[in-house]
Context: one part of a larger RNA
RNA sequence: GAUUGAACGCUGGCGGCAUGCCUAACACAUGCAAGUCGAGCGGCAGCGCGGAGGAGCUUGCUCCUCUGGCGGCGAGCGGCGGACGGGUGAGUAACGCGUGGGAAUUUGCCCUUUGGUGGGGGAUAGCCCGGGGAAACCCGGAUUAAUACCGCAUAAGCCCUACGGGGGAAAGUGGGCCUCUGAUGUAAGCUCACGCCGAAGGAUGAGCCCGCGUCCGAUUAGCUAGUUGGUGGGGUAAGGGCCUACCAAGGCGACGAUCGGUAGCUGGCCUGAGAGGGUGGUCAGCCACACUGGGACUGAGACACGGCCCAGACUCCUACGGGAGGCAGCAGUGGGGAAUAUUGGACAAUGGGCGAAAGCCUGAUCCAGCAAUGCCGCGUGUGUGAAGAAGGCCUGCGGGUUGUAAAGCACUUUCAUUGGGGAGGAAAGGCGUUAGGUGAAUAGCCUAGCGAGUUGACGUUACCCAAAGAAGAAGCGCCGGCAAACUCCGUGCCAGCAGCCGCGGUAAUACGGAGGGCGCGAGCGUUAAUC
Numbered sequence: 001g002a003u004u005g006a007a008c009g010c011u012g013g014c015g016g017c018a019u020g021c022c023u024a025a026c027a028c029a030u031g032c033a034a035g036u037c038g039a040g041c042g043g044c045a046g047c048g049c050g051g052a053g054g055a056g057c058u059u060g061c062u063c064c065u066c067u068g069g070c071g072g073c074g075a076g077c078g079g080c081g082g083a084c085g086g087g088u089g090a091g092u093a094a095c096g097c098g099u100g101g102g103a104a105u106u107u108g109c110c111c112u113u114u115g116g117u118g119g120g121g122g123a124u125a126g127c128c129c130g131g132g133g134a135a136a137c138c139c140g141g142a143u144u145a146a147u148a149c150c151g152c153a154u155a156a157g158c159c160c161u162a163c164g165g166g167g168g169a170a171a172g173u174g175g176g177c178c179u180c181u182g183a184u185g186u187a188a189g190c191u192c193a194c195g196c197c198g199a200a201g202g203a204u205g206a207g208c209c210c211g212c213g214u215c216c217g218a219u220u221a222g223c224u225a226g227u228u229g230g231u232g233g234g235g236u237a238a239g240g241g242c243c244u245a246c247c248a249a250g251g252c253g254a255c256g257a258u259c260g261g262u263a264g265c266u267g268g269c270c271u272g273a274g275a276g277g278g279u280g281g282u283c284a285g286c287c288a289c290a291c292u293g294g295g296a297c298u299g300a301g302a303c304a305c306g307g308c309c310c311a312g313a314c315u316c317c318u319a320c321g322g323g324a325g326g327c328a329g330c331a332g333u334g335g336g337g338a339a340u341a342u343u344g345g346a347c348a349a350u351g352g353g354c355g356a357a358a359g360c361c362u363g364a365u366c367c368a369g370c371a372a373u374g375c376c377g378c379g380u381g382u383g384u385g386a387a388g389a390a391g392g393c394c395u396g397c398g399g400g401u402u403g404u405a406a407a408g409c410a411c412u413u414u415c416a417u418u419g420g421g422g423a424g425g426a427a428a429g430g431c432g433u434u435a436g437g438u439g440a441a442u443a444g445c446c447u448a449g450c451g452a453g454u455u456g457a458c459g460u461u462a463c464c465c466a467a468a469g470a471a472g473a474a475g476c477g478c479c480g481g482c483a484a485a486c487u488c489c490g491u492g493c494c495a496g497c498a499g500c501c502g503c504g505g506u507a508a509u510a511c512g513g514a515g516g517g518c519g520c521g522a523g524c525g526u527u528a529a530u531c
Stems, first nucleotide, its partner, number of pairs: 001531004006527005013378006019371002021336001026334003030331003035080003040077002043073002047071003050067008087289003096214007105206002110202008118152001120150002128141005158167003172194006180185001215261003222252003227249008264286004268279004291312005314325004342368001344367003350364001351362004381411004391402004415472001417467005425458001429454001431451008475520005480501003486515005496503002
């Protein structure tokens, strides 16, 4: 000099954009952060509509009861999602990460191609009845549905095979049409959409292996028994001592094994002419973790932050028998600390989950709030004005200086204030309509075009206009040398200063104050840290 997630002191007008627990991976009150689908299912607790009955009567309104017929829908079964998104950096010196390769794998939703979607069965939650418990919740009986579950049939391809053969699947729902055919139906038939099952390929994601790179200590020199390799077996989606039995005696190490310490890694960031040194906060990629330790279940995917089980510590409830909990999600609280924000708004946009869709959910996100924490921009006025006013300070008492500075005069009005106007972020979806496709079809559905109308948290937005008036807006550090800026007074080795050299013991440009000056400026200094 540059830099910082900074802090502290003094000071502080506005805006834009960023950033904001670096410490206790300490403990957490409260609210919210993952749901959704009725176009999978049985149903009907609540709401609305319709129907039936009854009552009051003001004669067309109110109330009551019943009724799943309809819109819908609590709880439940079922599906998909809760493995993403969000947080943190504890652990990890490791194929963890970075980079470049590899073969023995898997991949829900999505895309392409292809073959199917036939016929049956038994349960179970809910509801009802009964029982236990303070609660959490649990048990028994009866009954019921499915895109829940299980057989059967079929098998192009698939899997196994000793090549003879054997094994193995599915689910329906909704819209529209047709008419009487199987006979007026909860039907059949046709058709479309979404699904379902098998197979092949793709895309994406994931698992695994290897070369190279990846901090300090030798005052750590030897380390190793599933250890190193082989064979058989097991296990996995898959290679492998991954596991197991047996056999062999190997494997690693001064090119630093082992042990100890420290640490998430990278793109990057800071500095530097570079080489290098330092660093890994925000953003992005990867990894690891979710009170501590262990375990598996479900699933395409987890050994699963807001799932389960066990153990432990801690907190809470209890009728003492037993239960409940996990903010390193967003806010917020206590604590620790030099130190780090609101228990805010909205799903309008972007993105995500579910859904045919409307839509619902979304503390992701977008915004707002707080903080000079940083960067950038702007303002605190402009011109004129010598009687060089007053006052202050200095003085050799003549004067000098503050100083065109002020006042005065003439202007301007950014920003802030008040009033008014006012973009863009919004394109869609949905609705209507046209064309093409599908189709028996002028239904329906899909694609494309056109049209009308709608959707904004921010928001009293940005921006523009007007009004008023210089009106509301300057400080901080320093002035002995380094290093830019000097005098007076006070003090008297005192009080004090200090980054280094050093100042202060009676004229101190070095302490304290004042006047003046220098530097930077909504900041200026100090401390800490890096180059």
This is a predicted structure of a 531-nucleotide part of an RNA (small-subunit ribosomal RNA, 5' domain) from Halorhodospira abdelmalekii. The coordinates come from a structure-prediction model, not an experiment, and the mean pLDDT is 88.